c-di-GMP-I-GGC riboswitch aptamer from a Thermoleophilaceae bacterium, 97 nucleotides, folded computationally. Model confidence (mean pLDDT): 79 of 100. Taxonomically the source falls in Thermoleophilaceae (Bacteria, Actinomycetota, Thermoleophilia, Thermoleophilales).
RNA sequence: GGUGACAAAGGCAAACCCGUCGCGAGGCGGGGGCGCAAAGUUCCGGGACUCCAUCAGGGACUCAAUCCCCCUGGAGGAGUCGGCCGAGCUGCCACCU
Numbered sequence: 001g002g003u004g005a006c007a008a009a010g011g012c013a014a015a016c017c018c019g020u021c022g023c024g025a026g027g028c029g030g031g032g033g034c035g036c037a038a039a040g041u042u043c044c045g046g047g048a049c050u051c052c053a054u055c056a057g058g059g060a061c062u063c064a065a066u067c068c069c070c071c072u073g074g075a076g077g078a079g080u081c082g083g084c085c086g087a088g089c090u091g092c093c094a095c096c097u
Stems, first nucleotide, its partner, number of pairs: 001096004011036002016031006034083001040089003044086003047081006054074006
């Protein structure tokens, strides 16, 4: 420097359940184990999601309409994930050179 096997020292831990925090997306702790060779880290580019307020269109309500409520979309603010993709940094084991 290269490659990751049905090996190995070890590591991480999806769904789900319990507790707890948060309006929420979700976080944390315990159990659990689907998977992971970076499922370590940064949160840098993209993406997804939540909440807030706003604008436009539609719906519902109504005698009719405004407001409220519901749906879709635009631009904005505050967040969440990062085990969705990419990028930066760091690193264990084995084998090859």